Background
Large-subunit ribosomal RNA, domain III from Candidatus Aschnera chinzeii, 388 nucleotides, folded computationally. Its mean pLDDT, the model's own confidence on a scale to 100, is 83. Taxonomically the source falls in Candidatus Aschnera (Bacteria, Pseudomonadati, Enterobacterales, Enterobacteriaceae).
[in-house]
Context: one part of a larger RNA
Formats: sequence, structure tokens, C1' cells
RNA sequence: AAGUAACGAUAAAGCGGGUGAAAAACCCGCUCGCCGAAAAACUAAGGUUUUCUGUCCAACGUUAAUCGUGGCAGAGUUAGUCGACCCCUAAGGCGAGGCUGAAAAGCGUAGUCGAUGGAUAACGGGUUAAUAUUCCCGUACUGAAAUUUACUGCGAUGGGGGGACGAAGAAGGUUAGGCUAUCCGAGUGACGGUUAUCUCGGUUUAAACAUGUAGAUGUGUAAUGUAGGCAAAUCCGCAUUACUAUACAUUGAGAUGUGAUGACGAAUUAUUUAACGAUAAUGAAGUAGUUAAUACCAUGCUUCCAAGAAAAUCCUCUAAGCAAUAGGUAAUUUUCAAUCGUACCACAAACCAACACAGGUAGUUAGGUAGAGAAUACUAAGGCGCUU
Repeated sequence: AAGUAACGAUAAAGCGGGUGAAAAACCCGCUCGCCGAAAAACUAAGGUUUUCUGUCCAACGUUAAUCGUGGCAGAGUUAGUCGACCCCUAAGGCGAGGCUGAAAAGCGUAGUCGAUGGAUAACGGGUUAAUAUUCCCGUACUGAAAUUUACUGCGAUGGGGGGACGAAGAAGGUUAGGCUAUCCGAGUGACGGUUAUCUCGGUUUAAACAUGUAGAUGUGUAAUGUAGGCAAAUCCGCAUUACUAUACAUUGAGAUGUGAUGACGAAUUAUUUAACGAUAAUGAAGUAGUUAAUACCAUGCUUCCAAGAAAAUCCUCUAAGCAAUAGGUAAUUUUCAAUCGUACCACAAACCAACACAGGUAGUUAGGUAGAGAAUACUAAGGCGCUU
């Protein structure tokens, strides 16, 4: 220079009350404004206590601060079913023997690791200042072991099936959700009208079990033979015969019933509080029509060429062996189910950007009116007015 520029999106504030030494900014209330395929809600990565409560205001906060994601102290994360671990494998890693190399070491079989994939059993309500599919209540399911009963060829690291898969497109059946009516409860309008065909609010309920529908797929069932599936096989494959086509088998949303004489539910009553509110008890209606998804049936169907993982769980077959006090199947009852994660932020003031930085950041949910629409405008729930 200069007490100058600046104080980080032009979404916006106003009033009353409280606290306090002090209030434009904190708390409460009433208005106003902004977002609303987000500026809302959930979750992965990452962060690592930032969460909640009390207290404090030096420093931090681009101003003040009684406030804070700041300081100090205390508290908080509860699982057989969620995720991990565990089982399985991919790319890739390591690699007994082995091959190569002067060595260091390189490659690689069996094998062993390795998710971003496969497999795998729980939902509704309530509760805390802060956790909840974890606690509590109610109702379920899975695996293992044992028990009892009934029936009985069981047995794998081996064989077979299955798991098991591309892209695009179209039509159908449904549901979530929405809307309207019905029913229930409340209200009768500070200003002309409003007892009405009026206004406002609600009309909610899961997994599981039973049933096996719209549909989808395959011809199926039985018998006999059998040189293939590295051995065996009653399994698979192949061949033949008989019967069968509105059959049979597999699969399959949804609906319906139970779950539920439960839960939730507006409101009322009582107690309590300065107020908001809190606690306890009682507890109304809880139906129908219509519309309708990008969700489910569906890893389906059709078409196309670039021809679209593996292994285990699972089902089945036998080998060795055992043939009974073993093992297997079905049911009953009982017991067990460890360890780790779980707070909070998560388009952000908590992550990556030196900052409380107009930048960047994977996935899920997707109300209403108008609209082809996840565009756009207004708005609900919810959240904010961007720290002078």
C1' cells in the first nucleotide's frame, strides 16, 4: 500500500419467547423462502470416535458465539439366520517331486491359496440420550449331536446328472405403488356463504406353513439288451419292445387360507411438567373397485452372430469294506451353534483434493399434479436458508 481487497455460489429472511456478562447467527414457537431422480433415505470404499450426554470458550470456526464436526470428562456398537470367517473355484500367486541354470534363480505337475463370482437358515412390532433383521415380545426356519419309534443295503477322494451362464427384442401374467370410493373418528369456520353431494385425518399388518394357479420346459413311463463313461454299477449313454399325448414329470410369480381373539392404530381418560412433552389404562374403522411398473414369473420365449467361466453345495450310482449294537430314511424330544464386524459420516464440513475448498466419488429406494419420460415446472415425506 491499507484498515484497502476479501469474508468461498444472489436458496432469504421476519417476529415473539428462552438462556446468558453480552444474541442478526444458539434453543423453542409462528410465518417466509429453497431442494425434492435431491440439497431426501439406505449402503460399499475410505475415514477411525467425528456418535450421545454434561461442561467450557483461550486457540480452532474467514465475524460474534451462550453454539460446534473445537477443549475436557463420562457413556455408547449385544447376531445360529445380516456381512465376514468357514465350503467352492476364476484370472493370478505359491509350488513336494520334476525340468533348466555356474550360481542367484527361472519354469512347472500333483497340490495349495486366491472374490470382484457359486453355495448358504428370520420376519413383524416394541424399546435407548446414543445399538438393533443383534436387546425384548410374538411367530418361524437351518445345521450338527444325542434320544425314542417305525422301516431299511449302506458305503467315495471314483462314475453320471445338475450347478451352468451371450447380446438384442417382443408379447403376456402378476405384484409393489398410486388413485377413487366405502367405512371409522374429528370439525361447523375471526370476513359474504357453508348440516352439505361439506372439510380434515385414518382405512396398516411380515417371514413362515398349507394349497399349487397364470404360465414355462421336456414326450413320458415300464421292461429287456449292452463292446462306451480308465475298475464296478441297478446310475448315465446307446439300441429294441410295450403303453402313452386334455397324459406324466420338473419348474413356477401371484392369489387364497393360517400366522392374527395377536401387533399397530386416530382419539379419550388419569397422573405429571413452567412449556414442549412424558407415563399408564382403554382402544374406532381396518373393506372394495380401478390403474399399474424399469420389480417378479424370467438363468423363460423369439431372433442373431462375435457363439457367450470353473468348482463345490445338491441328486444319483456303485468299488474297497461292513452286513450289525454299524450305516441309511422318516418322525418325536432335548442340547448346542464359536470367532470377527456392527457407533457415526458416506455427492460430504467427517472420503480424495494443503482449507469447514462452487471440484471428484461405486450401488440401492424412486410419492403427487401436468407430461411419452428418471426431461421440465410446482409440491409430499424428509432436509435445508449455504458461518459475517